Model confidence (mean pLDDT): 79 of 100. The RNA shown here (Bacterial large signal recognition particle RNA) has 266 nucleotides and comes from a soil metagenome. The model forms 87% of the base pairs in the Rfam consensus.
RNA sequence: CCGUGCUAGGCGGGGCGCUAGCGGUGCCCUGUAACCCACAAUCCGCUCUAGUGGGGCUGAAUUCCCUCUCGAGGGGCACGGCUCGAGGUCAGCGCCCCCUUGAAGGCGGCGAUGGUCAGGUCCUAUGGCGAUGAAGACCCGUGAACCAGGUCAGGUCCGGAAGGAAGCAGCCUUAAGCGGCCUCCUUCAGGCGUCGUGGGAGUGCCCGACCGGAGUCUCCAAGCGGCGGCCGCGCCUCGGGUACGGCUUCGAAGGAGGGUGCACGG
Repeated sequence: CCGUGCUAGGCGGGGCGCUAGCGGUGCCCUGUAACCCACAAUCCGCUCUAGUGGGGCUGAAUUCCCUCUCGAGGGGCACGGCUCGAGGUCAGCGCCCCCUUGAAGGCGGCGAUGGUCAGGUCCUAUGGCGAUGAAGACCCGUGAACCAGGUCAGGUCCGGAAGGAAGCAGCCUUAAGCGGCCUCCUUCAGGCGUCGUGGGAGUGCCCGACCGGAGUCUCCAAGCGGCGGCCGCGCCUCGGGUACGGCUUCGAAGGAGGGUGCACGG
């Protein structure tokens, strides 16, 4: 070095979860040439040589073992980013207000701004009138087989007769009811209109009278103006979320390098 037989080993690995811990069942990733059966989530089997039991295949290497590299994917932190909430800050930005000054345009000794009083607008209670609506009355029409009225042909009854009685149909009328009218009349209703009376609120607007005697209104611009306002933005503090970036951890497959037997025969 070759051949035959065998043995250790191998016949997937990893993350999360569970667990005192390990492995499995579970979920996920990777991967395949990736054995079979039984067990198992209020779970199954074990104890650092950490699945157990049974069967099978392969076997010292492209398949076993170790190191390095690369890295799918998973976990952690909450450093940055983003976002939500709470509190603070008006020293920055923004908006608003005020003050001062200036420009333009109105009003003003034919009396401004302001002040006092009264009225209206507003609220509330109440009355009159009107309108609207509802109901009723009036009016019109209709309206009773008999049990409403009048007149009652025919027929019926009483009577010797004269005459009398009840009374159907028809005709006329009317009650309740029904329909119409709703001009006038009565009653009632209310987010109707208008006029009036009492009370109230309030100086925002309108109008009037009086006082007083010179400014005042609108808009624009400027200011290291204001121990003026508003947390809207920003900033600060605290808390929550997300996993975009960052850090960290485990790490499949792939790639590179190295390592590992026994017996017999030649």
RNAcentral holds the sequence, with entries from MGnify.
Its Rfam family is "Bacterial large signal recognition particle RNA". From the family's description: The signal recognition particle (SRP) is a universally conserved ribonucleoprotein involved in the co-translational targeting of proteins to membranes.